A computed fold for a 437-nucleotide RNA from an Anaerolineales bacterium, annotated as Bacterial RNase P class A. It is recorded under the gene name rnpB. The coordinates come from a structure-prediction model, not an experiment, and the mean pLDDT is 76. NCBI's taxonomy places the organism under Bacteria, Bacillati, Chloroflexota, Anaerolineae, Anaerolineales. Rfam family: Bacterial RNase P class A. The literature on the family includes a 1998 paper in Annu Rev Biochem by Frank and Pace, "Ribonuclease P: unity and diversity in a tRNA processing ribozyme". About the family: Ribonuclease P (RNase P) is a ubiquitous endoribonuclease, found in archaea, bacteria and eukarya as well as chloroplasts and mitochondria. Its best characterised activity is the generation of mature 5'-ends of tRNAs by cleaving the 5'-leader elements of precursor-tRNAs. Cellular RNase Ps are ribonucleoproteins. RNA from bacterial RNase Ps retains its catalytic activity in the absence of the protein subunit, i.e. it is a ribozyme. Isolated eukaryotic and archaeal RNase P RNA has not been shown to retain its catalytic function, but is still essential for the catalytic activity of the holoenzyme. Although the archaeal and eukaryotic holoenzyme s have a much greater protein content than the bacterial ones, the RNA cores from all the three lineages are homologous -- helices corresponding to P1, P2, P3, P4, and P10/11 are common to all cellular RNase P RNAs. Yet, there is considerable sequence variation, particularly among the eukaryotic RNAs. Identified in Yersinia as Ysr151/RnpB.
[in-house]
RNA sequence: CAGGUCGGCUGGGUGGUCGCGGCCUCCCUUCGGGGUGGUCGAGGAAAGUCCGCACUCCAAAGGGCAGGGUGCCGGGUAACACCCGGGGCGGGGAAACCUGCCGGAUCGGGCCACAGAAACAAACCGCUGGAAUACCCCCUGGGCGUUCCAGUAAGGAUGAAAAGGUGGUGUAAGAGACCACCGGCGCAUCCAGCAAUGGGUGCGGCCAGGCAACCCCCAUUCGGAGCAAGGCCAAGCAGAGGUAGCUUGUGUCGGGAUAAACCCCGACAUAACGGAAAGCGGCCCGCUUUCUUAAGCCUCGGGUAGGCUGCUAGAGCACUGUGGAGACGCAGAGCCCAGACAGAUGACCAUCCAGGCAGGCUUCCGGCGGGAUGAAGCCAUUUGUGUAAACCGCCGGUGCUGCCGGACAGAAUGCGGCUUAUAGGCUGACCUGGGGA
Numbered sequence: 001c002a003g004g005u006c007g008g009c010u011g012g013g014u015g016g017u018c019g020c021g022g023c024c025u026c027c028c029u030u031c032g033g034g035g036u037g038g039u040c041g042a043g044g045a046a047a048g049u050c051c052g053c054a055c056u057c058c059a060a061a062g063g064g065c066a067g068g069g070u071g072c073c074g075g076g077u078a079a080c081a082c083c084c085g086g087g088g089c090g091g092g093g094a095a096a097c098c099u100g101c102c103g104g105a106u107c108g109g110g111c112c113a114c115a116g117a118a119a120c121a122a123a124c125c126g127c128u129g130g131a132a133u134a135c136c137c138c139c140u141g142g143g144c145g146u147u148c149c150a151g152u153a154a155g156g157a158u159g160a161a162a163a164g165g166u167g168g169u170g171u172a173a174g175a176g177a178c179c180a181c182c183g184g185c186g187c188a189u190c191c192a193g194c195a196a197u198g199g200g201u202g203c204g205g206c207c208a209g210g211c212a213a214c215c216c217c218c219a220u221u222c223g224g225a226g227c228a229a230g231g232c233c234a235a236g237c238a239g240a241g242g243u244a245g246c247u248u249g250u251g252u253c254g255g256g257a258u259a260a261a262c263c264c265c266g267a268c269a270u271a272a273c274g275g276a277a278a279g280c281g282g283c284c285c286g287c288u289u290u291c292u293u294a295a296g297c298c299u300c301g302g303g304u305a306g307g308c309u310g311c312u313a314g315a316g317c318a319c320u321g322u323g324g325a326g327a328c329g330c331a332g333a334g335c336c337c338a339g340a341c342a343g344a345u346g347a348c349c350a351u352c353c354a355g356g357c358a359g360g361c362u363u364c365c366g367g368c369g370g371g372a373u374g375a376a377g378c379c380a381u382u383u384g385u386g387u388a389a390a391c392c393g394c395c396g397g398u399g400c401u402g403c404c405g406g407a408c409a410g411a412a413u414g415c416g417g418c419u420u421a422u423a424g425g426c427u428g429a430c431c432u433g434g435g436g437a
Base pairs, nucleotide, nucleotide: 001433002432003431004430005429006428007427008426009425010424012352013351014350015349016348017347018346020041021040022039023038024037026035027034028033043408047419048418050417051416052415053414054413055226056225057224058223067222068221069220070219071218072086073085074084075083076082087102088101089100090099091098092097103217104216108215109214110211111210112209124156125155126152127151128150129149130148131147132146133145135143136142137141164182165181166180167179168178169177183207184206185204186203187202188201189200190199191198192197230309231308232307233306239300240299241298242297243296245273247272248271249270250269251268252267253266254265255264256263274292275291276290277289278288279287280286316335317334319332320331321330322329323328353406355404356403357402358401361399364397365396366395367394368393369392370391377385378384
């Protein structure tokens, strides 16, 4: 320098004009609000709502059943399905590195497409023995077929997978049936490690597949709903209770008494007086209206609209020191950083900073090609140093000018993660290749 791998950070800046939300101050106000000034005002994912918590209400002695989550080991954390470090078995890459899986398959059940005889303890072909028998021959026997019975996991055939592998012994033929070596498993034991696990030694023929993201078993863990949680205040409407006449007249009806009335009692209507409330009014008087068994007024509980709260000072931010390999922890001093409720955080202009494109111009630098009667200088004394330079062409960079131009996205109780989206820029470590000192 080129190509690559793994991280970390950032996610336009400044100014002006207009506009929006919260808080503070002052001014005005018809009390609804308006205005001046100041200050603060989205993210790394605010997103998906997939995990884990805080917080709140409800439920809850304790235990069990059912159901869900998690599942190699150690650590971190408030907690986690997250993070860090480590282990085992695989896959990719030349490498840095990337990537999949992880309790139990000798508790038991279930399943294993197609093919194949068979998918777990299997006989289709083959091999071997026996019996029967057609045919042939050199005929007490043998050969070659067929059928039946039995043995056999060497060989063939199917498949993703077929019952350890190689060689030998053995046998009628075979076979861990037996033996040697190799591979695996189990048990015992030693060493290293906190552990997962790794390494060694001995013994046992133990060698009967896979799937638990099928049920199941084991260990461990889990109550439910969510800020529209929850709390406080509380119009209107509806509800409950209270509040002022044992007053008088007239009429009607009913009852009592009576021969029938007068009379007495009760209900209703109406009028007067009294009383209550409201209006006019500064107050009293007064007037008007309404009510007098309930309009109005007072009180009460629940509670709708609505308002307040929860609500943003927190597992907070950033700095320094320090412990740790790391995730992360500890200590110190400092800072305050949105809180809306139909939901503010925007629009335009100028300019700068990255970045992209264009070719007009222009300066310089670098590379390549061409480059004479092969310069100057130096050596040398007749030929070298020697295409080196000027100059020309092409390419790249730099400068100037013009145009374009900053992704994904948008808080709603808060926090820790995961996942997904994301133009461009900065930066660290490592790997491979080339060049130079």